[in-house]
RNA sequence: GGGCCCAUAGUUCAUCUGGUAGAAUGCCUGCUUUGCAAGCAGGAGGUGGUCGGUUCGAGUCCGACUGGGUCCACCA
Numbered sequence: 001g002g003g004c005c006c007a008u009a010g011u012u013c014a015u016c017u018g019g020u021a022g023a024a025u026g027c028c029u030g031c032u033u034u035g036c037a038a039g040c041a042g043g044a045g046g047u048g049g050u051c052g053g054u055u056c057g058a059g060u061c062c063g064a065c066u067g068g069g070u071c072c073a074c075c076a
Base pairs, nucleotide, nucleotide: 001072002071003070004069005068006067007066010025011024012023013022019056027043028042029041030040031039049065050064051063052062053061
C1' cells in the first nucleotide's frame, strides 16, 4: 500500500427480503427469609462508531472517515 470481516443496552449477542430494536446477564424495586443467597414478579437503560447519500420510511442499501481483527504485497 491492497483485499476481506466487524462496530446495536454496562457486558455478550440477536434483529429473515427496508416498515417505530429484542434476549441473556448485570443494575433498581417489590414478594419470599430472622437475615443473606437462590427463586418469583415488575422496572429503568439504545436517536444502532462518525458524517453524508438513496427512499414516503434506513440498524438493514450506497459512499467517505474513525477504531478493531485477518490475509497478501512492499521496504531495509